This is a predicted structure of a 91-nucleotide RNA (Bacterial small signal recognition particle RNA) from an Archangiaceae bacterium. Lineage of the source: Bacteria > Pseudomonadati > Myxococcota > Cystobacterineae > Archangiaceae.
RNA sequence: UUUUGGCCGGGACAACGCGGGGCCGUGAACCCCGCCAGGUCCGGAAGGAAGCAACGGUAGCGAACCUUCGCGUGUGUCCCGGCCGUUCCAU
Numbered sequence: 001u002u003u004u005g006g007c008c009g010g011g012a013c014a015a016c017g018c019g020g021g022g023c024c025g026u027g028a029a030c031c032c033c034g035c036c037a038g039g040u041c042c043g044g045a046a047g048g049a050a051g052c053a054a055c056g057g058u059a060g061c062g063a064a065c066c067u068u069c070g071c072g073u074g075u076g077u078c079c080c081g082g083c084c085g086u087u088c089c090a091u
Base pairs, nucleotide, nucleotide: 004085005084006083007082008081009080010079011078012077013076014075015073016072017071018070019069020068021067022066024062025061026060032057033056034055040049041048042047
């Protein structure tokens, strides 16, 4: 110098596991929100008030797939560096 291994460190990517977000579904009779038919209450009236159901939404709950972010690893590959060997050649 060349060939080929091992170990360590760092980085990258993948795999696996866990968690969060997105998507989807469901979704609090009342003690969540909005809007409140009917009806109720106040008023001489005009009007006003509270507000059930329904409707919309939120909290919450929930499989699979997909996507995104984070964490982890006695999983794997690659790259870089250091150390220790092997082979070839030259001095």
Its Rfam family is "Bacterial small signal recognition particle RNA". Rfam's curators write: The signal recognition particle (SRP) is a universally conserved ribonucleoprotein involved in the co-translational targeting of proteins to membranes. Rfam links the family to the GO terms signal recognition particle, plasma membrane targeting and SRP-dependent cotranslational protein targeting to membrane, signal sequence recognition. The family's RNA type in Rfam is non-coding RNA gene. The sequence was found by an Rfam model in a public genome assembly. Its mean pLDDT, the model's own confidence on a scale to 100, is 77.